A computed fold for an 83-nucleotide RNA from a Candidatus Sericytochromatia bacterium, annotated as c-di-GMP-I-GGC riboswitch aptamer.
[in-house]
């Protein structure tokens, strides 16, 4: 540096429930474990999703957001049977 069929130390935590914040997608905390070797960090690119206000209304995105447990880029890192 690569790899992760195995082990060990430790880590994270889907659905769902409760509380709470937000118009919403969703976030946070507690419980809970479906899974995860980056399911650590990061909205830069693509995807998905949301939108009160704006509009006569609807739609839309050129707007504003959410998602890193959808993928890619960037960045940092534990362990080890192994190469």
């Nucleotide at each position: 540096a690569a790899g992760g069929a195995a082990a060990a130390a430790g880590g994270c935590a889907a659905a769902c429930u409760u509380a709470u914040u937000g118009u919403g997608a969703a976030g946070u905390a507690a419980g809970g474990a479906c899974g995860c070797a980056a399911a650590g960090c990061c909205a830069c690119g693509g995807g998905a999703c949301u939108c009160a206000a704006u509009u006569a209304a609807u739609a839309a995105a050129u707007g504003a957001g959410u998602u890193a447990g959808c993928c890619g880029a960037g960045u940092u890192a534990c362990c080890c049977a192994u190469u």
Taxonomically the source falls in Candidatus Sericytochromatia (Bacteria, Bacillati).